The part of an RNA shown here (large-subunit ribosomal RNA, domain II) has 725 nucleotides and comes from a Candidatus Aerophobota bacterium. The RNAcentral record of the full RNA draws on ENA.
Context: one part of a larger RNA
RNA sequence: GCCGGUGAGUUACUUAGAGUAGCAAGGUUAAGAGAGUUAAUUCUCGGAGCCGUAGCGAAAGCGAGUCCUAAAUGGGCGUAAAGUUGCUUUAAGUAGACCCGAAACCGGGUGAUCUACCCAUGGCCAGGGUGAAGUACAUUUAACCGUGUAUGGAGGCCCGAACACCCCGGCGUUGAAAAGUCGAGUGAUGAGCUGUGGGUAGGAGUGAAAGGCUAAUCAAACCCGGAAAUAGCUGGUUCUCCCCGAAAUAGCUUUAGGGCUAGCCUUGUGUAUGGAUGGCGGGGGUAGAGCACUGAAUGAUUGAGGGGUCUUCGGGUCUCUUUAUCAAUCAAACUCCGAAUACCGCUUAUCUUUAGCACAGGAGUCAGACUGCGGGGGAUAAGCUCCGUGGUCGAGAGGGAAACAGCCCAGACCGUCGGUUAAGGUCUCUAAAAUAGGCUAAGUGGAAAAGGAUGUGAGGUUACUUAGAUAGCCAGGAGGUUGGCUUAGAAGCAGCCAUCCUUUAAAGAGUGCGUAACAGCUCACUGGGUGAGCGAUCUUGCGCCGAAAAUUCAACGAGGCUUAAGUCUAUUACCGAAACCGCGGAAGCCAUUAAGAUUCUAAGUCCUAUGUCCUGGGUCUUUGACUUAGGACUUUGGGCUAUGUGGCUUGGUAGGGGAGCAUUCUACGGUAGAGUGAAGGGGAACCGCAAGGUACCUGGACGAAGUAGAAGAGAGUAUGCCGGC
Numbered sequence: 001g002c003c004g005g006u007g008a009g010u011u012a013c014u015u016a017g018a019g020u021a022g023c024a025a026g027g028u029u030a031a032g033a034g035a036g037u038u039a040a041u042u043c044u045c046g047g048a049g050c051c052g053u054a055g056c057g058a059a060a061g062c063g064a065g066u067c068c069u070a071a072a073u074g075g076g077c078g079u080a081a082a083g084u085u086g087c088u089u090u091a092a093g094u095a096g097a098c099c100c101g102a103a104a105c106c107g108g109g110u111g112a113u114c115u116a117c118c119c120a121u122g123g124c125c126a127g128g129g130u131g132a133a134g135u136a137c138a139u140u141u142a143a144c145c146g147u148g149u150a151u152g153g154a155g156g157c158c159c160g161a162a163c164a165c166c167c168c169g170g171c172g173u174u175g176a177a178a179a180g181u182c183g184a185g186u187g188a189u190g191a192g193c194u195g196u197g198g199g200u201a202g203g204a205g206u207g208a209a210a211g212g213c214u215a216a217u218c219a220a221a222c223c224c225g226g227a228a229a230u231a232g233c234u235g236g237u238u239c240u241c242c243c244c245g246a247a248a249u250a251g252c253u254u255u256a257g258g259g260c261u262a263g264c265c266u267u268g269u270g271u272a273u274g275g276a277u278g279g280c281g282g283g284g285g286u287a288g289a290g291c292a293c294u295g296a297a298u299g300a301u302u303g304a305g306g307g308g309u310c311u312u313c314g315g316g317u318c319u320c321u322u323u324a325u326c327a328a329u330c331a332a333a334c335u336c337c338g339a340a341u342a343c344c345g346c347u348u349a350u351c352u353u354u355a356g357c358a359c360a361g362g363a364g365u366c367a368g369a370c371u372g373c374g375g376g377g378g379a380u381a382a383g384c385u386c387c388g389u390g391g392u393c394g395a396g397a398g399g400g401a402a403a404c405a406g407c408c409c410a411g412a413c414c415g416u417c418g419g420u421u422a423a424g425g426u427c428u429c430u431a432a433a434a435u436a437g438g439c440u441a442a443g444u445g446g447a448a449a450a451g452g453a454u455g456u457g458a459g460g461u462u463a464c465u466u467a468g469a470u471a472g473c474c475a476g477g478a479g480g481u482u483g484g485c486u487u488a489g490a491a492g493c494a495g496c497c498a499u500c501c502u503u504u505a506a507a508g509a510g511u512g513c514g515u516a517a518c519a520g521c522u523c524a525c526u527g528g529g530u531g532a533g534c535g536a537u538c539u540u541g542c543g544c545c546g547a548a549a550a551u552u553c554a555a556c557g558a559g560g561c562u563u564a565a566g567u568c569u570a571u572u573a574c575c576g577a578a579a580c581c582g583c584g585g586a587a588g589c590c591a592u593u594a595a596g597a598u599u600c601u602a603a604g605u606c607c608u609a610u611g612u613c614c615u616g617g618g619u620c621u622u623u624g625a626c627u628u629a630g631g632a633c634u635u636u637g638g639g640c641u642a643u644g645u646g647g648c649u650u651g652g653u654a655g656g657g658g659a660g661c662a663u664u665c666u667a668c669g670g671u672a673g674a675g676u677g678a679a680g681g682g683g684a685a686c687c688g689c690a691a692g693g694u695a696c697c698u699g700g701a702c703g704a705a706g707u708a709g710a711a712g713a714g715a716g717u718a719u720g721c722c723g724g725c
Base pairs, nucleotide, nucleotide: 001725002724003723004722005721006720011095012094013093014092015091016090017089018088019087020086021085022084023083026051027050028049032045033044034043035042055062056061065077066076067075068074098236099235101233105226106225107224108223109222110221116200117199118198119197120196121195122194123193124192125190127159128158129157130155134151135150136149137148138147139146163187164186165185168183169182170181171180202218204214205213206212239660240659241658242657243656244655249262250261251260252259253258263365264364265362266361267360268359269358270357271356273355274352275351276350277349278347279346280345281344282343288337289335290334294331295330296329298327299326300325302324303323304322305321306320307319308318310316368393369392370391371390372389373388374387375386376385377384398409399408400407413585414584415583416582418581419580420579424575425574426573427559428558429557433572434571435570436569437568438567439566445561451545452544455542456541457540458539459538460537461536462535464533473528474527475526476525478502479501480500483497484496485495508523512521513520586650587649588648589647590646591645592644604640605639606638607637609635611633612632613631614630615629616628617627618626619625620624661714663711664710665709666708667707668706673702680698681697682696685694686693687692
C1' cells in the first nucleotide's frame, strides 16, 4: 500500500415541545401485596404521593378578587380559553454523554547489577631520561659562607607501552555497532587507574556544576492506581430520495480561531398583512457651487493707519506691514445657496403564486473573497487595509474571457441525433460573413507617461501672390563715417551713449562668422531671371519615437493576416449555452370540480336545515295526532378528498423538515415454502427516481414474505484497530 474484518449521538433520571393513545373536572398510581403461567409477559389490588380544578399577599389572612394605603377616582398580580397519564420523537440539564488523542497533576510502590559521590578491603602502572634535598671527600675561611667532585634518588617532573581518556579527520548513518572502526592524539607515581563487597532516590539523591547522572528514559526516573483526568484544539463520524435553505454582522465578553442574546434559515399554529411601481405629503445640508460667516491664499499705478529709508523737509521718493476696496481663488471638521438619489408617512391607482406579523420547537453562522460605485488609512502603492452601497463566488453547474472561485452572458427536475437567441464570435486550427464607404504602413493592431517630430487623413482662420509671390540662381548691399565715448587698439559686429542725414531700385550708425585692429564672408533690404501657388497658425482621426531582464520565440491561444483576417461607420445574414421554445416524462405546492345537451367511463363522502314515505317504540283525545330511533328519496347551505383539469415551481454547503430502503433479533412460527433445490456465493438480464428488489447461474440443507416490535442497525478515509498478502 491493497484486500477482508472491526470502528463513533448510547443509556438512566429530570424538564420543555411535537405526534399519538386512554380517561376527562378530573387524570394517575409508587413502594408493596395477591392471583396466574414451565418461565417471562400478564391480571387484580394498593390513592401514600404528584399534576390540574383560584388567586393575591412576606405573612396573619381574605377570596373572583387580592396586595400597596388612613383611603384609593390609582397601580401590580389575577379573574375568559382542559387537563392528566402512557408510548414515540426532538432538544436541554446531570452523568465519560458522538469516538479517538495530550503534555501534565496526585497516591502507593520498584530501582545505585548502568551511572554520580562516599565507605571498607584488594590489585595494577614495560622501558628510558632528568638528577632536588641530604651525605662524603677535596678545597676554602679565624670559624661560617662558598666552590668542586662523587654519592644520593626527590617530583600532581620529562619521553613512551600496558592502562585510562577522546582534540581532529576519513568511513559508517535501513551501520558489523541504538555511539563503532581506522588514522591521528592526551594523561601515564597521580586530584592516577581498577576488582569485589556495601551506602545515599524521586521535589529526593549524587554532582571538580554540563541541568550532568540516578538501568539505551531526566528542567523531576520507572510501575500500578485516581482515570474514560481535562482538551474553547486537530482528526474522524457509516444507506437513499423529496421540500426549503443561511451566515461570515451588531452588542457584551481576561474577549478576539471560544461563547451568549439579537440578525439571517427551517418546521408548526394563529392572524391579516407584505413588497414593487405610480400619485400625494414630508424633513434634510451630501454632490455641485459659492465666498455672505470661519479660516486659508495671490495680485493691484486704489483709499486709510503705522514702521523703516532717502530727502530739495513738500503727506516728496522708495520700501515693509495692518486694515479696507477691487479682481482671480481654496476648505472633511466654512456655507448666502443647493440637487439627483435615498429615507419616512398616506394611498379602495396598477402589479405581485402570502412574499408580512405574533407565538412555539430545531438550527447553523460570529476567519469571508473579489469586482463596480462613494469614501477613510497608505504613497489618490499593493492580489494592501477599514467602512458604506450593489453584484458574483462562498453554497452555482452551463457558454464567453486560450487556460483562469469572485469579470461578461446565464440560474442546471429528467430525456430528446428538433428549433430561437445571449455574451462572444464567423481565413485555418474551430461552429458561423458578406456588402458599402473611410482610416492605418506602425505587424500599429498584439502593454505604458511626461515630452519630442515637415508621418499621414479631415476641417477652420490668416499673410503674400500673374501689379509675378515662396525656394533655389545672377547682381547690388553704397556715401557722410574709423558716429561719439572708452580703449594699447574698438573701423557695423568687447563695452557705454546716440541711432541721424545723403545717394538710391535697395542697403541697419548693422543679423551672424571673422581680424590684434583693419581686411574678408554673410544677412536684413533691392533689382533681374523663372512662372503658380507659397507660408503661419488652430481643431481633430489614425499612426511614429520615448520603450532595457534574466533557459526559448514568450506583450495576437497558434498558424498566419496589410484596399485586412487591423480599425471606424453603416447594413443585412449566420454561428453560438444546461437561457427561451417544441415534444415526452417525474416530483412538490396552489387553485378548481361533484355537474352537464346526450351517451359511455368515472367516486364520492361528511355536517347542517326542511319536506315526503316506510319500519319499531312511547304518550294521548286511538281510521288519527304528537314525539322518539332507524332507513330510503328530494331540496337548501357548508366542509373534506382520490382521480381529473389548470397554474406555478423543482442549483445548492452549514442547517431545518418529510418519505423510504437494507441489516440482526423477537412474535405469528421452525409456520408457508424447500433435493421439482433452502441459506450462502456470483453477476453482462429485468423492475424501481434511488437506497434496493427479482429472475438466472452456482450451492447442497435449511427456511421466508407480510404485519407489528426491539436495536451492538448501514464504512473509504480517524498518519484508526486486528489479520492476510
Its mean pLDDT, the model's own confidence on a scale to 100, is 81.